[in-house]
RNA sequence: GCAUUGGUGGCCCAGUGGUAGAGCUCCCGCCUGCCACGCCGGCGGCCCGGGUGCGUAUCCCGGCCAAUGCC
Numbered sequence: 001g002c003a004u005u006g007g008u009g010g011c012c013c014a015g016u017g018g019u020a021g022a023g024c025u026c027c028c029g030c031c032u033g034c035c036a037c038g039c040c041g042g043c044g045g046c047c048c049g050g051g052u053g054c055g056u057a058u059c060c061c062g063g064c065c066a067a068u069g070c071c
Stems, first nucleotide, its partner, number of pairs: 001070007010024002013021001018054001026042002029039002047063005
């Protein structure tokens, strides 16, 4: 330099054009004599810019970052 794959809450992963979700963590409450476990609720996110489209986390283009392969 080229190609491929990936980038989604604090962490780790789903979501293949139509309301952004699970688990863990954190916070409030319940439970308990206290803690833990358990239960209820809550906070918080689509890497950046543009395009297509009625509508994009999702498709297309460019950029940045990471991994892998080739030279």